[in-house]
RNA sequence: CGAGUUGGCCAGGCAAUCGCUGCUUUAUCCUUUGCUUUCGGGCAGGGAGAUAAAGGGGAGGAAAGUCCGGGCUCCAACGAGCAGGGUGCCAGGUAACGCCUGGGGGGCGCGAGCCCACGACAAGUGCAGCAGAGAGAAGACCGCCGAUGGCUGGCAACAGCACAGGUAAGGGUGAAAGGGUGCGGUAAGAGCGCACCGGGCGGCUGGUAACAGUUCGCAGCAGGGUAAACUCCACCCGGAGCAAGACCAAAUAGGGUUUCAUUACUUUCAAUAGUAUACGCGUGGCUCGCGCGGAAACCGGGUAGGUUGCUUGAGCCUUAGAGCGAUUUAAGGCCUAGACGAAUGAUUGUCCACGACAAAACCCGGCUUAUCGGUCAACUCACAAA
Numbered sequence: 001c002g003a004g005u006u007g008g009c010c011a012g013g014c015a016a017u018c019g020c021u022g023c024u025u026u027a028u029c030c031u032u033u034g035c036u037u038u039c040g041g042g043c044a045g046g047g048a049g050a051u052a053a054a055g056g057g058g059a060g061g062a063a064a065g066u067c068c069g070g071g072c073u074c075c076a077a078c079g080a081g082c083a084g085g086g087u088g089c090c091a092g093g094u095a096a097c098g099c100c101u102g103g104g105g106g107g108c109g110c111g112a113g114c115c116c117a118c119g120a121c122a123a124g125u126g127c128a129g130c131a132g133a134g135a136g137a138a139g140a141c142c143g144c145c146g147a148u149g150g151c152u153g154g155c156a157a158c159a160g161c162a163c164a165g166g167u168a169a170g171g172g173u174g175a176a177a178g179g180g181u182g183c184g185g186u187a188a189g190a191g192c193g194c195a196c197c198g199g200g201c202g203g204c205u206g207g208u209a210a211c212a213g214u215u216c217g218c219a220g221c222a223g224g225g226u227a228a229a230c231u232c233c234a235c236c237c238g239g240a241g242c243a244a245g246a247c248c249a250a251a252u253a254g255g256g257u258u259u260c261a262u263u264a265c266u267u268u269c270a271a272u273a274g275u276a277u278a279c280g281c282g283u284g285g286c287u288c289g290c291g292c293g294g295a296a297a298c299c300g301g302g303u304a305g306g307u308u309g310c311u312u313g314a315g316c317c318u319u320a321g322a323g324c325g326a327u328u329u330a331a332g333g334c335c336u337a338g339a340c341g342a343a344u345g346a347u348u349g350u351c352c353a354c355g356a357c358a359a360a361a362c363c364c365g366g367c368u369u370a371u372c373g374g375u376c377a378a379c380u381c382a383c384a385a386a
Stems, first nucleotide, its partner, number of pairs: 002381009012351007020058002023055007030047007060357001064368002067366005072241004084237005089103005104118001105116004119232002124230002126226002141171002143167003148164002150161004179197006198221001200218003203214004245308004255299006263276004279293005315334008352355001
């Protein structure tokens, strides 16, 4: 210098003007409570009311997707099981997790490093396109053999045929045909036998474990794949969600209690029920007709609306300790949006590297996805020079 790997950090800067939304302070007005008064007011306190001024705060690394886990709230609840859902190598971390860290195993890369739902198919059941003879404790298409039996020839030895049959060495199909190589063996073959390699089971050694090693022993080798197929095994999970929930509470209608009133008649403890329609109201006015008809006070529930939940929290920073690490402990310091027709912006100037993805809505821990670029640290490979 080039090409990469991993892990952090930043996310246009500055200035002026005008706004938006919370907080604090001050002033004025309004309202309310108490005291006082010469009845005009004065003094003191409160306000989760309005206005103004000043000061100070105001989106993210993902605020996103809403995919996991938890806090919080309400409902349910003695406990257990079934169903259903989820997780799945081992150990650790954590409030918890499907997350993270470390390790094991497998795969990729020259390497730094990256990727993997990675329990069980030897409990049972199922599934598999095309090709192929055969895809299951499989299979004779070509090939090989035809020792044995059969047929033909021959006196016979034997030769021929390839009918029965044997054969998984070789060819061919396929992603996959089931231990591999060699020697022996055989009619031809075959773990049929043997040696080596590989694998299995057991033992031993190391390791907390996953697992690894083995010059030990056993059996020729065990029945291919697939469980994000049913299933089995182990472990975990109650439901709903801030539109959760709590408080205050208007008008109208309806409910309850009490009191009062009430044209006549019947009835009743009672306007309790009914009739008439005298009275009132509506039908524009009037007549008829038709329809409707006690009043007041208080109480309680719900609705509109308002308040709260709301941001001090598994919080952040620094230092020190423990640990390989995730993480954790101690001390000191800090307060950092809280809206609800929903703020965090607009304009101008200027500079540069010319600015991506995108914007809170109860709160946290993760994962995933999107993202112009810049910068720092550690490491790897290649080349060159000293």
The RNA shown here (Bacterial RNase P class A) has 386 nucleotides and comes from Thalassomonas viridans. It matches the Rfam family "Bacterial RNase P class A". It is annotated as a ribozyme. NCBI's taxonomy places the organism under Bacteria, Pseudomonadota, Alteromonadales, Colwelliaceae, Thalassomonas. Its mean pLDDT, the model's own confidence on a scale to 100, is 76. A source record names the gene rnpB. The sequence is in RNAcentral, with records from ENA.